RNA sequence: GAUUUAUAAAGAAGAGGUAAGAGAUCAGGCUCAGAGACCCUCUGGCAACCAUCCGCUAGGAAAGGUGCCAAGACCUGCCCAAAAAGGGAACUAUAAACC
Numbered sequence: 001g002a003u004u005u006a007u008a009a010a011g012a013a014g015a016g017g018u019a020a021g022a023g024a025u026c027a028g029g030c031u032c033a034g035a036g037a038c039c040c041u042c043u044g045g046c047a048a049c050c051a052u053c054c055g056c057u058a059g060g061a062a063a064g065g066u067g068c069c070a071a072g073a074c075c076u077g078c079c080c081a082a083a084a085a086g087g088g089a090a091c092u093a094u095a096a097a098c099c
Base pairs, nucleotide, nucleotide: 001099003097004096005095006094007093008092013043014042015041016040017039021032022031023030026077027076028075029074044069045068046067049065050064052061053060054059078088079087080086
């Protein structure tokens, strides 16, 4: 990187470094950002996919491998619906398996 399956309206921030953009991509909107965002490091935390333990069904404990810690994956875009509410798809992200 390809494929398959599952999940994505819940949850979880402080310090230091750096410096101008950032929120995946394109467009529109909206938001965050020199009162320092984004990113990196450390510490802390959230969650529970895999692994572990108890039960060995449901479920529970715990946190080793990951992941995550503004806003629903920030919202919309394509299809159904009536323009809405709502639902679905695609794309994206993460996990596990496999090539």
Molecule: SAM riboswitch aptamer (S box leader)
Organism: Mongoliibacter ruber